[in-house]
Context: one part of a larger RNA
């Protein structure tokens, strides 16, 4: 220079009360404003205690601070079913033997790892200051590890089936959601009118179980035979004969049950006037609309021809056949790890409480072709001078 520039989105603050040494900024209340395919909510990655409570204000916070993602202390994450491991494989990694290479090492078979994929099973309500599909209440489901009972040809790292898959397009049946409403509860007023076709609020409910609909797919069964499926096979594949054209499979939703819960509102209790605690508790119907969600990659069509393996089912081999094993029922059992909180952000990546970056799902109403745009609900904020 200079007590100058700046104090990081121009979404916006004002008033009353409280606390306090001190209040523009903290807490409560009332207005106002901003976002609302987000500046709301849920999850993944990443962070790793930042979560909740009490006590503090040196430093951190671009100002003050009684406040805080700050300091100190205490507390907080509960699972057979959610996710991962105890299962499977993909790209890719490692790799016994093996091959190659002065050495180091490289390649790679059998294998063994590796989810971003496949594979068993849980919903609704309540509860904490802080967790909940985990705790509690109610109602469920799976596995076959163990025990018992009944009936029985069972048996695999092997064979077969299945799992099992592309793009685009069109139509149908539904549902979530939305709008209105019968009905229920409350109101009817301080300005002219207003007991009415008036105003305000509610008008909602899961998994599971039962029976298999709209619709879709395949023809199905018995017997004989068989150079294939590295051995075997009653299984699969090839061939033949006969019977039957209605048999089997998949399948949303709706309906019934689950359903004594929940609920507007009302009453009571306060040393805690709080997101408080306790108790009672109405109606809970019908119509319209309607998805990008479900039936279902099901159908049609096209060429670029669109994972694998296990779980699962069938078949036999060795073998075992009063055992073991299989099957049906009942009872018991069900390990380890994660679970707080942020998560379009002041908790992640950017040296910062940084106008940047960050995958998936939900995303209401009015106008609209629309997830555009404007206004708005729930919810969240007014961006730390």
């Nucleotide at each position: 220079g200079a007590g100058u520039a700046a104090c990081g989105a121009u979404a916006a603050u004002g008033c009353g009360g409280g606390u306090g040494a001190a209040a523009a900024a903290c807490c409560c209340g009332c207005a106002c404003g901003c976002c609302g395919u987000a500046a709301a909510c849920c999850c993944a990655a990443g962070g790793u205690u930042u979560c909740c409570u009490g006590c503090g204000c040196a430093a951190c916070g671009u100002u003050a601070a009684u406040c805080g993602g700050c300091g100190c202390a205490g507390g907080g994450u509960g699972a057979g079913u959610c996710g991962g491991c105890u299962c499977c494989u993909a790209a890719g990694g490692c790799g016994a033997g093996a091959c190659c290479g002065a050495a180091a090492g490289g390649u790679g078979u059998a294998g063994u790892c590796g989810a971003u994929g496949g594979a068993a099973a849980g919903c609704a309500g309540g509860u904490u200051a802080a967790u909940a599909u985990u705790c509690c209440u109610g109602c469920a489901c799976c596995u076959c590890g163990g025990a018992c009972u009944g009936c029985u040809g069972c048996g695999a790292u092997g064979g077969g089936g299945g799992g099992a898959c592309g793009g685009a397009g069109a139509a149908g049946g539904c549902u979530a959601g939305g709008c209105u409403u019968a009905c229920c509860g409350g109101g009817u007023g301080u300005u002219g009118g207003a007991u009415g076709u008036c105003c305000c609020g509610g008008g909602g409910a899961a998994a599971g179980c039962a029976a298999g609909u709209a619709g879709g797919c395949g023809g199905g069964g018995u017997u004989c035979u068989u150079a294939g499926g590295c051995a075997a096979a009653u299984c699969c594949g090839g061939g033949a004969a006969c019977c039957u054209u209605a048999c089997g499979c998949c399948g949303a939703g709706a309906u019934g049950u689950g359903a004594g819960a929940c609920c507007a509102c009302c009453g009571g209790c306060c040393u805690u006037u709080g997101u408080g605690c306790c108790g009672g508790g109405a109606a809970g119907u019908a119509g319209c609309u309607g998805a990008u969600g479900c039936c279902a990659c099901g159908c049609u069509u096209c060429c670029a021809g669109g994972a694998a393996a296990a779980g699962c089912c069938c078949c036999u081999a060795a073998g075992c056949u009063u055992c073991a094993g299989g099957u049906a029922g009942u009872c018991c059992a069900g390990g380890c790890c994660g679970u707080a909180c942020c998560g379009u952000a002041a908790u992640c990546c950017g040296a910062c409480a940084c106008u940047g970056g960050u995958g998936g799902g939900u995303g209401g109403g009015g106008a609209g072709a629309a997830a555009a745009u404007c206004c708005u609900a729930a919810g969240g904020c007014g961006c730390u001078u």
Overview: Large-subunit ribosomal RNA, domain III from a Gammaproteobacteria bacterium, 385 nucleotides, folded computationally. Taxonomically the source falls in Gammaproteobacteria (Bacteria, Pseudomonadati, Pseudomonadota). It matches the Rfam family "Bacterial large subunit ribosomal RNA". The full RNA is in RNAcentral, with records from ENA.